Context: one part of a larger RNA
RNA sequence: CUGGGCGUAAAGAGCGCGCAGGCGGUCGUUCAAGUCGCGUGUGAAAGCCCCCGGCUCAACUGGGGAGGGUCACGCGAUACUGAUCGACUCGAAGGCAGGAGAGGGAAGUGGAAUUCCCGGUGUAGAGGUGAAAUUCGUAGAUAUCGGGAGGAACACCAGUGGCGAAGGCGGCGAUCUGGGAAGAUACUGACGCUGAGGUGCGAAAGCGUGGGGAGCAAACAGGAUUAGAUACCCUGGUAGUCCACGCCGUAAACGAUGAGUGCUAGAUGCUGUGGGUAUUGACCCCCGCGGUGUCGCAGCCAACGCGUUAAGCACUCCGCCUGGGGAGUACGGCCGCAAGGCUAAAACUC
Numbered sequence: 001c002u003g004g005g006c007g008u009a010a011a012g013a014g015c016g017c018g019c020a021g022g023c024g025g026u027c028g029u030u031c032a033a034g035u036c037g038c039g040u041g042u043g044a045a046a047g048c049c050c051c052c053g054g055c056u057c058a059a060c061u062g063g064g065g066a067g068g069g070u071c072a073c074g075c076g077a078u079a080c081u082g083a084u085c086g087a088c089u090c091g092a093a094g095g096c097a098g099g100a101g102a103g104g105g106a107a108g109u110g111g112a113a114u115u116c117c118c119g120g121u122g123u124a125g126a127g128g129u130g131a132a133a134u135u136c137g138u139a140g141a142u143a144u145c146g147g148g149a150g151g152a153a154c155a156c157c158a159g160u161g162g163c164g165a166a167g168g169c170g171g172c173g174a175u176c177u178g179g180g181a182a183g184a185u186a187c188u189g190a191c192g193c194u195g196a197g198g199u200g201c202g203a204a205a206g207c208g209u210g211g212g213g214a215g216c217a218a219a220c221a222g223g224a225u226u227a228g229a230u231a232c233c234c235u236g237g238u239a240g241u242c243c244a245c246g247c248c249g250u251a252a253a254c255g256a257u258g259a260g261u262g263c264u265a266g267a268u269g270c271u272g273u274g275g276g277u278a279u280u281g282a283c284c285c286c287c288g289c290g291g292u293g294u295c296g297c298a299g300c301c302a303a304c305g306c307g308u309u310a311a312g313c314a315c316u317c318c319g320c321c322u323g324g325g326g327a328g329u330a331c332g333g334c335c336g337c338a339a340g341g342c343u344a345a346a347a348c349u350c
Base pairs, nucleotide, nucleotide: 003322004321005320006319007304008303012318014201015200016199017198021194022193023192025088026087027086028085030083031082033081034080035077036076037075038074039073040072041071042069049065050064051063052062053061054060091191092188096183103177104176105175108172109171110154115149116148117147118146119145120144121143125136126135162169163168206247207246208245209244210243211242215241216240220236221235222234223233258317259316260315261314262313263312266295267294268293269292270291271290272289273288274287275286276285299306300305323350324349325348332343333342334341335340
C1' cells in the first nucleotide's frame, strides 16, 4: 500500500456556509469518450516459465516456444457510465393562508433579595463553627421600621417541555430579524447530496483600551484544624465575574455516535400541526405528518448495549485510526499583544 476499522478498545474535525472535486431521479433521440469484441502493429536482448541440447551431474550455458500492455491504429457493438437534444414530476426550491417556540440583535421597563448610606425604635451583644477564634459592636452593632443609592441575576410558571448548525438561549412589553413544522393547491423542472482548500460562528478562562463594581470570589492576609496544613472549615479580600469595542479559538465543544438518501415488527409518553368521529360546545376517541423520550422484534455487537432519532440492511461524499511511552512534545512554518493555538516528528525505550 492492499485491507480492516472509528459509542466505551487507536480513530467523527466543536459547528455552519461553500469554490474545486467526487457522486447523482424518470422516459426517449443522437454520438460513441469510458466500456466490450475482432484485426493489425508494437511490447530489443538477457531474465522468469515450458520443451530440447552442451560441459561426467548441477550451478552455468546454447537453441526453440510461450507469456507479458492504463500501448497505438482500424473496424464493429451500444446494456451501463459519459456527451447532446427533447420531455417528465416523485428529489429540490420559491409563492399562499394561518400557527408554535428561553432562536438572534438593539433600545426600554418591573418586582423580590443582598450590600451600602440617612433617619426612627432599642440595648449588649452579634457573627461564625464539630467546637472555636480571627471579625463586627457602648464612637450604639445584631434585630426592627421608614427613606435613598447602586450593581448583578431573574423565584414561582418549569416539564421526563421548547428553540438553535454547534457553542448556547429563561422576568415583562414593544421593535428589527434568522430558521423549522403541519395544511392547501397552482408554479419552476433535477435546479440535488457531499465538500480537500477557503471562510464565518464558536462555553469558560485569559489578553488590550475605556467604563462599571452589589453579591460572589482565584491570588493574598488572618483565625482554626493538624505531626505539618502552602488545603478542606471560618473572617476578610484583589483580579475576575458585568458593559462597549478589539483579540484569543480552546473544552469530557459528549449522543464520547460526520453529513445525506432509501429500506427494515411493534408498544407507550410528551410536543407542534392536519383530518375524521362525536358533542350545544370545548374535551375524549381514531387516522396522518414533523420533533422529542422510554421499552422492544428481527438484525447487529467482544460485551455493555443499539434497535424507524440504529450501533440493523445498503449507497454517495468528507474527516480520522494503524502497539505503549517519548509526545500532542522538539524543530520548522503559519497565526497571536501575550498566554498560547494549528500543523507535527525522531533518537531512545518497553

Small-subunit ribosomal RNA, central domain from an uncultured bacterium, 350 nucleotides, folded computationally. RNAcentral holds the full RNA, with entries from ENA. Rfam family: Bacterial small subunit ribosomal RNA. Its family is annotated with structural constituent of ribosome and ribosome in the Gene Ontology.